The part of an RNA shown here (large-subunit ribosomal RNA, domain VI) has 269 nucleotides and comes from a Candidatus Omnitrophota bacterium. Its Rfam family is "Bacterial large subunit ribosomal RNA". Lineage of the source: Bacteria > Pseudomonadati > Candidatus Omnitrophota.
Context: one part of a larger RNA
C1' cells in the first nucleotide's frame, strides 16, 4: 500500500503442508485340503515395536539457594547464635513450580469416487469365436476425497453480523469555501504472562484481582531459637511433627496500572 467510506467480531475455502507403517498372538480350526507329514483363503479379536504429536497425575531427572546437615579459614568484643569466602551453587542429602524422558494419553483407521496390471458381461467387425470395436463390471499399501492443520494479496482481493460519521453556499461529478465537529474504533503510555529475541499475541489498567505485599492453605525440608531438665563432659531429652518454606492455589484495594495525549473524520467513484 491494496481490497471504492471507516470500524470490531466471526466465517467461507481456491490452494498449500502434515498423516499414511510392520509384526505377533488367539478364536474361527487342527476345520477346509492331504495317504501322512503338514496345514490355510475369508472374517473376527488382542497385543506389540519403530514413528508422530500432546501433556506432567504417576515414575525419573534437573531444580544457582526452598529446607537440612557439615570441613577449613575470616569476621559480628566473648559464649551462643549468624554471616563472607572456598564454582561463576564450598561440599552433602533431599526439593516446589518450570522444563522435561525413560513416564502418561492419544494417532495411522473406517468409508465413499475414479482407476493400473488383472478377472469379467453382453458383443459384432469375421453366420463361429472373442472382456471391446459401442455399451456395462468387479479390482490396489498407489490417485482423488475423508482426518489434522495453514489459509480472501484466492489481484476473480469472498462471505455474515453488529457499530459510526454535518450545516451553510458554490460547482457538471468527483468535489471546493466557511463554521462546526473528531463518531465507531486504534493506537500511544502503564501492570502483566498462558506469549515472546525484539516486534508480535493474550490478561489487564481503579466501573480493577493485573503484578508486588500482605492472610489463609498447599508443598517441601524435618523437629528452629530461647528456656528447663539429665551427665564431669561430648552430648541427649521436653517444649515441638517444630521453624522455616521461590516460582503452586485462594483471598485481600495496602502500593504500582493515576493523570493524559496522538491517530481515526463527517454517508463514501
Nucleotide at each position: 500500500c491494496g481490497c471504492a467510506g471507516g470500524a470490531u467480531a466471526u466465517u467461507u475455502g481456491a490452494g498449500g503442508a502434515g498423516a499414511g507403517c510392520a509384526g505377533u498372538c488367539c478364536g474361527u480350526a487342527g476345520u477346509a485340503c492331504g495317504a501322512g507329514a503338514g496345514g490355510a483363503c475369508c472374517c473376527g479379536g488382542a497385543u506389540u515395536g519403530a514413528c508422530g504429536a500432546a501433556c506432567c497425575u504417576c515414575u525419573a531427572g534437573u531444580g544457582u539457594u526452598c529446607c537440612a546437615g557439615u570441613u577449613a579459614u575470616g569476621c559480628c568484643g566473648c559464649c551462643a547464635g549468624g554471616c563472607g569466602u572456598a564454582u561463576a551453587a564450598g561440599c552433602u542429602g533431599g526439593g516446589u513450580a518450570g522444563c522435561c524422558a525413560u513416564g502418561u494419553u492419544c494417532g495411522g483407521a473406517a468409508a465413499g469416487g475414479a482407476u493400473a496390471a488383472g478377472c469379467g458381461c453382453u458383443g459384432a467387425a469375421a453366420g463361429c469365436a472373442u472382456c471391446u470395436a459401442a455399451g456395462c463390471g468387479c479390482c490396489a499399501a498407489g490417485c482423488c476425497u475423508a482426518c489434522u492443520u495453514c489459509a480472501a494479496g484466492a489481484a476473480u482481493a469472498g462471505a455474515u453480523a453488529u457499530c459510526c460519521c454535518g450545516u451553510a453556499u458554490c460547482a457538471u461529478a468527483a468535489g471546493a469555501u466557511a463554521c462546526c465537529u473528531a463518531a465507531a474504533g486504534a493506537g500511544a503510555c502503564c501492570u502483566u504472562g498462558u506469549a515472546g529475541a525484539c516486534u508480535a499475541c493474550a490478561a489487564g489498567g481503579u466501573u480493577g484481582a493485573u503484578a508486588g505485599g500482605c492472610c489463609c492453605c498447599a508443598u517441601g525440608u524435618g523437629u528452629a531459637a530461647g528456656u528447663c531438665c539429665u551427665g564431669u563432659a561430648a552430648a541427649g531429652g521436653a517444649u515441638u511433627u517444630a521453624g522455616c518454606u521461590u516460582a503452586g492455589g485462594g483471598g485481600u484495594a495496602c502500593u504500582a496500572a493515576u493523570a493524559u495525549c496522538u491517530c481515526g473524520u463527517g454517508c463514501g467513484g